Context: one part of a larger RNA
C1' cells in the first nucleotide's frame, strides 16, 4: 500500500526465447468506443450547501431552494486515445559487399613439462623445512643421457585486448555453424519494445551408467608444531579433477547497477570499419564518422563513498523485486529431483 524505493542501507529474476497481456511512428479520410458538452429521466427520506425561521444565544430542529456522483435515453463535438481504411519511410527487418574475432560443435595433430617404465653413466646418498622427522636410496635411489608408455594442460604472443545473451571461450589444422559491425541506400513498409504463465541454456561441486587416471588432491594414514592441533607446515594418498551419455539447476551466476527508446559539455587511451586530406605510389600522419570497451571530467544527480552520451542526470514504456532485526529463505503443504536438495514460503515467540 492510490506512498516511497531496489550500486553499497531492504530490494533487479543467472540469461535468452518468446504466449498472453500492457505500451507503440509520420500523413490523411471514415466511425464516434473512450473523452468532452447539452437536453430529459432517475438520483427516496436523513445528512451536506445556500436563504429563512423556531427554541433568551448555540448545539439542535422546521421550511424553502440548490449541488455532487453513478446509471440510462438523446442530440451534438472530434484535439487526443481506439476501430476501419489509404498511403509514407525516420524505427524494425530484408538484400548486396566487405571485415574482425579464444562465440559454438565434430574430428584430427604438435610441442615444452611432470611421472611411470627399460637401457647407459655414476655413487652415498636424495628429498623436505623455521628446523626437523615420516618418506625414497647400496636389491643402486637423487643427478645425467637415450628409447619408450600415458594424461592433463597448452609458455611466449597475451593487451582495464577481442567474442559470446549469460555462464564462459585460449597450442595447431580441417569440416559444420551462431551472432555482431562497417559500406551502398536497393527492397518490405510500423512487420515494433517488454513480457505474467511457459519453453531452453546455465560456474564449480554433487549424481547414475561406462570408460580413463599423468599431475594436483576432500576424506583418510603418516611425521611434525602445540598445552592440546580432529588444522595451518611436511611424506604418502582415494573419491574427484578427465571422456562420454544421462541428471542437478545452484553461486560474492558481481558492474552486488532488469530490458528498451530519446535527449544532455568535454578530454584522453585502445579495438573492428567507412570517409576526406597529405604524400611520387605505399605504410605513417592529420581531420572526420559509425561501432565496441577503459580512464578522467562539466552540469545534474547521490546519505555520503560516487555516477557523469557505456548514468546512478532528464524522461516515457514495460517486466521482476523491497516495506525493522532475529525467528528464517527455516516449519507445513505443494511440484521437481535417483539422491543431495532446489522452487515456493509462514507463523507463533521475542528484541
Nucleotide at each position: 500500500u492510490u506512498g516511497g524505493g531496489c550500486g553499497u542501507a531492504a530490494a533487479g529474476a543467472g540469461c535468452g526465447c518468446g504466449u498472453a497481456g500492457g505500451u507503440g511512428g509520420u500523413c490523411g479520410g471514415u466511425a464516434a468506443a473512450g473523452u468532452c458538452g447539452g437536453a430529459u429521466g432517475u438520483g427516496a427520506a436523513a445528512g451536506u450547501c445556500c436563504a429563512g425561521g423556531g427554541c433568551u444565544c448555540a448545539a439542535c430542529c422546521c421550511u424553502g431552494g440548490g449541488a455532487u456522483g453513478c446509471c440510462a435515453u438523446u442530440c451534438g463535438a472530434u484535439a487526443c486515445u481506439u476501430g476501419c481504411u489509404g498511403a509514407c519511410u525516420a524505427g524494425a527487418g530484408c538484400a548486396u559487399g566487405g571485415u574482425a574475432g579464444g562465440g559454438g560443435g565434430a574430428u584430427c595433430u604438435g610441442g615444452a613439462a611432470u611421472u611411470c617404465c627399460u637401457g647407459g653413466u655414476g655413487u652415498a646418498g636424495c628429498g623436505g623445512u623455521g628446523a626437523a622427522a615420516u618418506g625414497c636410496g647400496c636389491a643402486g635411489a637423487u643427478a645425467u643421457c637415450a628409447g619408450g608408455a600415458g594424461g592433463a594442460a597448452c609458455a611466449c604472443c597475451g593487451g582495464u585486448g577481442g567474442c559470446g545473451a549469460a555462464g564462459g571461450c585460449g597450442g595447431g589444422a580441417u569440416c559444420c555453424u551462431g551472432g555482431g559491425c562497417c559500406a551502398u541506400u536497393g527492397c518490405u513498409g510500423a512487420c515494433a519494445c517488454u513480457g505474467a504463465g511457459g519453453c531452453g541454456c546455465g560456474a564449480a561441486a554433487g549424481c547414475u551408467g561406462g570408460g580413463g587416471g599423468a599431475g594436483c588432491g576432500a576424506a583418510c594414514a603418516g611425521g611434525a608444531u602445540u598445552a592440546g592441533a580432529u588444522a595451518c607446515c611436511c611424506u604418502g594418498g582415494u573419491a574427484g579433477u578427465c571422456c562420454c551419455a544421462g541428471c542437478c539447476g545452484u553461486a560474492a551466476a558481481c558492474g552486488a547497477u532488469g530490458g528498451g527508446u530519446g535527449c544532455u559539455a568535454g578530454g584522453u587511451g585502445u579495438g573492428g570499419g567507412g570517409a576526406g586530406c597529405u604524400a611520387u605510389c605505399g605504410a605513417c600522419g592529420c581531420u572526420u564518422u559509425c561501432c565496441g570497451u577503459g580512464c578522467c571530467g562539466c552540469a545534474g544527480c547521490u546519505a555520503a563513498c560516487g555516477c557523469a552520451u557505456u548514468a546512478a542526470g532528464c524522461a516515457c514504456c514495460c517486466c521482476g523485486c523491497c516495506u525493522g532485526g532475529g525467528g528464517a529463505g527455516u516449519a507445513c503443504g505443494g511440484c521437481c529431483g535417483c539422491a543431495a536438495g532446489g522452487c515456493u514460503a509462514a507463523a507463533a515467540c521475542u528484541c